[in-house]
RNA sequence: ACAAUGGAGAGUUUGAUCCUGGCUCAGGAUGAACGCUAGCGGCAGGCCUAAUACAUGCAAGUCGUGGGGCAGCACGGAUAGCAAUAUCUGGUGGCGACCGGCGCACGGGUGCGUAACACGUAUGCAAUCUGCCCCUAACUGGAGGAUAGCCCGGAGAAAUUCGGAUUAAUACUCCAUAAUAUUAUAGUGUGGCAUCACAUUAUAAUUAAAGCUCAGGCGGUUAGGGAUGAGCAUGCGCGACAUUAGCUAGUUGGUGAGGUAACGGCUCACCAAGGCUACGAUGUCUAGGGGGUCUGAGAGGAUGAUCCCCCACACUGGUACUGAGACACGGACCAGACUCCUACGGGAGGCAGCAGUAAGGAAUAUUGGUCAAUGGACGCAAGUCUGAACCAGCCAUGCCGCGUGCAGGAUGAAGGCCCUAUGGGUUGUAAACUGCUUUUGUACGGGAAUAAACCCCUCUACGUGUAGAGGGUUGAAUGUACCGUAAGAAUAAGGGUCGGCUAACUCCGUGCCAGCAGCCGCGGUAAUACGGAGGACCCAAGCGUUAUCCGGAUUCAUUGGGUUUAAAGGGUGCGUAGGCGGAUUUGCAAGUCAGAGGUGAAAGCCUACAGCUUAACUGUAGAAUUGCCUUUGAUACUGCUAAUCUUGAAUGUGGUUGAGGUGGAUGGAAUGUGUCAUGUAGCGGUGAAAUGCUUAGAUAUGACACAGAACACCAAUCGCGAAGGCAGUUCACCAAACCAUUAUUGACGCUGAGGCACGAAAGCGUGGGGAGCAAACAGGAUUAGAUACCCUGGUAGUCCACACUGUAAACGAUGAUGACUCGCUGUUGGCGAUAUACUGUCAGCGGCUAAGCGAAAGUGAUAAGUAAUCCACCUGGGGAGUACGCCGGCAACGGUGAAACUCAAAGGAAUUGACGGGGGCCCGCACAAGCGGUGGAGCAUGUGGUUUAAUUCGAUGAUACGCGAGGAACCUUACCAGGGCUUGAAAGUUAGUGAAUAACGUGGAAACACGUUAGUCAGCAAUGACACGAAACUAGGUGCUGCAUGGCUGUCGUCAGCUCGUGCCGUGAGGUGUUGGGUUAAGUCCCGCAACGAGCGCAACCCCUAUCUUUAGUUGCCAGCGGUUCGGCCGGGGACUCUAAAGAAACUGCCCGCGCAAGCGGUGAGGAAGGUGGGGAUGACGUCAAGUCAUCACGGCCCUUACGUCCUGGGCUACACACGUGCUACAAUGGUCGGUACAGAGGGACGCUACUUGGUGACAAGAUGCAAAUCUCGAAAGCCGAUCUCAGUUCGGAUUGAAGUCUGCAACUCGACUUUAUGAAGCUGGAAUCGCUAGUAAUCGCGCAUCAGCAAUGGCGCGGUGAAUACGUUCCCGGGCCUUGUACACACCGCCCGUCAAGCCAUGGGAGUCGGGAGUACCUGAAGUCGAUAACCGAAAGGAGUCGCCUAGGGUAAAACCGAUGACUGGGGCUAAGUCGUAACAAGGUAGCCGUACCGGAAGGUGCGGCUGGAACACCUCCUUU
Repeated sequence: ACAAUGGAGAGUUUGAUCCUGGCUCAGGAUGAACGCUAGCGGCAGGCCUAAUACAUGCAAGUCGUGGGGCAGCACGGAUAGCAAUAUCUGGUGGCGACCGGCGCACGGGUGCGUAACACGUAUGCAAUCUGCCCCUAACUGGAGGAUAGCCCGGAGAAAUUCGGAUUAAUACUCCAUAAUAUUAUAGUGUGGCAUCACAUUAUAAUUAAAGCUCAGGCGGUUAGGGAUGAGCAUGCGCGACAUUAGCUAGUUGGUGAGGUAACGGCUCACCAAGGCUACGAUGUCUAGGGGGUCUGAGAGGAUGAUCCCCCACACUGGUACUGAGACACGGACCAGACUCCUACGGGAGGCAGCAGUAAGGAAUAUUGGUCAAUGGACGCAAGUCUGAACCAGCCAUGCCGCGUGCAGGAUGAAGGCCCUAUGGGUUGUAAACUGCUUUUGUACGGGAAUAAACCCCUCUACGUGUAGAGGGUUGAAUGUACCGUAAGAAUAAGGGUCGGCUAACUCCGUGCCAGCAGCCGCGGUAAUACGGAGGACCCAAGCGUUAUCCGGAUUCAUUGGGUUUAAAGGGUGCGUAGGCGGAUUUGCAAGUCAGAGGUGAAAGCCUACAGCUUAACUGUAGAAUUGCCUUUGAUACUGCUAAUCUUGAAUGUGGUUGAGGUGGAUGGAAUGUGUCAUGUAGCGGUGAAAUGCUUAGAUAUGACACAGAACACCAAUCGCGAAGGCAGUUCACCAAACCAUUAUUGACGCUGAGGCACGAAAGCGUGGGGAGCAAACAGGAUUAGAUACCCUGGUAGUCCACACUGUAAACGAUGAUGACUCGCUGUUGGCGAUAUACUGUCAGCGGCUAAGCGAAAGUGAUAAGUAAUCCACCUGGGGAGUACGCCGGCAACGGUGAAACUCAAAGGAAUUGACGGGGGCCCGCACAAGCGGUGGAGCAUGUGGUUUAAUUCGAUGAUACGCGAGGAACCUUACCAGGGCUUGAAAGUUAGUGAAUAACGUGGAAACACGUUAGUCAGCAAUGACACGAAACUAGGUGCUGCAUGGCUGUCGUCAGCUCGUGCCGUGAGGUGUUGGGUUAAGUCCCGCAACGAGCGCAACCCCUAUCUUUAGUUGCCAGCGGUUCGGCCGGGGACUCUAAAGAAACUGCCCGCGCAAGCGGUGAGGAAGGUGGGGAUGACGUCAAGUCAUCACGGCCCUUACGUCCUGGGCUACACACGUGCUACAAUGGUCGGUACAGAGGGACGCUACUUGGUGACAAGAUGCAAAUCUCGAAAGCCGAUCUCAGUUCGGAUUGAAGUCUGCAACUCGACUUUAUGAAGCUGGAAUCGCUAGUAAUCGCGCAUCAGCAAUGGCGCGGUGAAUACGUUCCCGGGCCUUGUACACACCGCCCGUCAAGCCAUGGGAGUCGGGAGUACCUGAAGUCGAUAACCGAAAGGAGUCGCCUAGGGUAAAACCGAUGACUGGGGCUAAGUCGUAACAAGGUAGCCGUACCGGAAGGUGCGGCUGGAACACCUCCUUU
């Protein structure tokens, strides 16, 4: 500078992510409807359904200046009469009915039909008509007979009709005149587009007219032209279905004739056999079309109300008449259905005009006013008519505008609601209160415009006409719009929503109920999601809901999508139509581009201006109308035409290669069978077996013979072929590719809808063949079952020939073709040069990779990259590749291929986990190696179950069960029965009274109640302690919820893990770090590395223990010295032991070996101790909604003369039984008796108790020491002897009897102990299972807590004695790390498939039944046009009648199509936790899947061939790096 004014997303698949993909929402709109609500006005709109049926009124008449006339009205006149009144009178105004003219074909309604030249647009008519209107030219003379009406008479209920007499016209007829009319003939000229058209000349023939008048005019006839309107033809545009593929006999064309305003098969006769169709004929279904309207950025999509244009229709169907125009909405005839009238004979009718009614429906208005305006018909005009129109009424149906007040006002009132509640927040300046305003409404008053004409009067100019001027007259709406005055905040706010999307949050109620929901989804006791309330948000006289359309949706993609794995490449080729197409030049100008012209109605949209107070609305102007037609030009590209070229393509020549194909011939190994021989008892088969074969001689071995099928090694990610596919050797025939050469043709090419051909396996038909294998089948196993996996048999089949079938995971899940685009490497065939030494090149086959692409995985010159051409296919999952129809097939089946209904997902790739009857590495008393137990017995204890008035409650795989409980006779105690209390059993505050307290009596089981007596506290006092106690505030609950919680605890697990910051990688979830190589008890450390660091864990720091040193020696110790009653007893001592404080010591520090290092190994050294010395405390992020509301605390809920509390008694101790944990045993490594030795750690005053005495003993009576290194409680196994001698015993001690002891208010339920007597089971324990790796297991005793006592064999500690074994990591269990698969993520206790059973829903088949529309054939056939016609009428023209063609309708017949319904039946979908199994997902426990065949309750199984979209292992090959 030019151009443009225009484009938003969100929710929902997952544990999370990216993608694909559907569903849903936010926006706009409506002729709407419904719910709640409602003050006013303006402007619009208002049966979308039943083109269903219609009562009543109105919607088309007018002209007396065409006519005869006069029924009714008025005036005048006449008669009777003053008048009222009666009668008469066309004389006047006028005028019913009638003749005649014009109109009725417009206006108004509706959308049935119609998929068509109906409509739109653009052309044409040389193939046409046109009343009224305008212009031009000419004419308007004469004659005649009827007829309606009126009158008379007849028929009929009526509608109506018949007969007679008489009459008029601008009605009708005849004659005259007439041409630029028409026809015929003969010419001339011009033009065009083929037939031809136009102009013009001559001759002949034919055809017109109407009057009225105020005398101005209005009419009439002919001809030409114009305008308007109409008709016809053509190009292009304009629905769905191909599960409609063939249609057509007047059909297509010709000749001739008829008909029409006009062309034409429009109709007819004859002739020919054509015409339409994949660029969609025919059929079926649906539908009025357009301008426009809604939406959209646009392109588009949807729609066709109101307004305008066109078409079609007028109860249904047919038909013509009249007319300029109709086959006629308010005309006619006929047929049909329906309704009405009827005297039963016969008649009448058509609201899809305006109102209105009924019906239908979710739903759509007044039986209004006026012709004042606009428009129309008639008329000279006045005027009449006009449900056209203009107005009013009803309706928030829509659009637009206005109002419901404004300002001040904090004690932030009251009330409501909420909260952490003596208070705060919110409603909220909101209210009250003060001041102000008055739109709207109310009352009163004023008050338009729309009206200009026609017409009448006057005047002016030419001339009673036209034009102009002035005056007069006319308003339904309407006393409306508008204006003024008055009083007064006065008359006026609702609806929806508040989980996210989506603006707006709390309380209560409810408790998967009631309910909500547009999608996702809320509700199972703390619901911002249900219902109510308070508050908030959004709109506002409306607000929401429902329905429909467009948008968002790039989700049908022209703009603007895809097809390896998400839906989607046809199994493969050949090839028709079609589409697309190499290089150069010429011409044309169809496409294309530019200019010009015509058209594209108006309204609408847009822009500007203007009018209603504004706006909506309306007016004026402009722009736009992207289109079609004509014309002129341009020629780059496409096309057509002509010519040329060689690079695309093909051919030739010379080579090469190969499991390429077809037909024949032939070979050896193996297998099976047969014969013979050797030989003897088994063979075979499996996880293990069995069925089977075998003494009638199998298997095995040898020889010979026969049969059929397949071709080891070579052999390979090799090669060939279009794909399927192809493998011994050889012959013949056929085909192909590649290389080299560059000889020939000269674009001959690419793709390819239909079509044709080929097409694994299975299967089918006919005929062969049949060794092995092997669906089905049989048997044997396995199993809960086993219609399977395994085994033994075995038939179709597998093989051949011929003929079908036509499908596969027919896959590279990747269509064909040509072009372009970094590299590395292997290999096959050929060539260059002898050589695969190397290298180059062409054609193939592989691997890795750059850029790019991709959602990612991946792909990457063999593209999934960059662009191009053509074909095929996709559009959410399921239903379903199903049903129906059609085509193919012998059949099996194949091809084509839906819908109803249902869900909010289905899906792809990748991520993190978890899991696997996946893999690798590693650890652990995990297994193994050992020792000892449990499981059997008796008892103890806990649990389940059962029982009970109660057997209180909790804990329930590991991780409950000698657990809470570290002490149930009462108490505890929470349970049960009974008896009591109700401010309460306990605590606090405040009056008041009284000391407290003790004793007694009565009733009672006690609690408790009543009564009596004693007592009279401390302090100077105030008052205090204690007790009683009215009233009040408080209480109390072991009631519920551990799934509302805190705290505490168990478990994985003392396992080595769990994370973060920054950086980097990835679109992202995420990854990296933390993986890898080593090492460790350890994410311990080292090395490496896009990571570098850090945190919580590990380890260490802490305690005990093992050694030493120092310090300190009492209650401990005693070596040396002394004493002694011989006891560390005493003096003394600190050496030792010990005690208890501080230190030292151990770190792979040193040595050797290995190793880069970390570290590992060593009978190493040293050391008390050696590789974390032993033990303890210590428990990461988290998991199990693990446990505990009954330790405690606490939210919520619940009880309050009881779910609180007191008491007595009972229960927690029950007992057919089952389980866990223990004790004691079964004996001689022992029991019993006697003697004898040695601990540690603890406890002790309502206590431990020496010692003495008594008792057989438990214990009792006395007595001493000790608040304890002082006193005391105290060992056992062991050792030394004796005895028992293998027994249910001198083992074992249960059970029971008797007698006692102790504690305690109290041992009955229900204590322990003692003595004596009794002397049960049990002789080492099935399947299975537990603990333990050293001072450990085993074994022995001791102590303590709780506690009056004790059910303790339990728990927690202490010491004494004191082993065995570990090859090793295959397996079981648990765990850690890495990796792999996954359809799991509530995470394998996962997910999930099919039958069957039940309910509901839609749908297919179905003997049939019912209905509908369209067509065919035949019969019949109204009205009517047309045609024919001698008899009757008429003088004739002609008519009546009759006949014929055609046809609406009716009938008959057969078939097709569509719809509804139908006993029964098939599958499908959805449902509560049903039944049977376990098919799939992990190697899913037999890898899965595809096609096919057979079989089976079901998933499914098996056979044959195929695929990897299969895991693991080993090997091979290839690649990358060094």

Small-subunit ribosomal RNA from a Pseudomonadota bacterium, 1522 nucleotides, folded computationally. The sequence is in RNAcentral, with records from ENA. NCBI's taxonomy places the organism under Bacteria, Pseudomonadati, Pseudomonadota.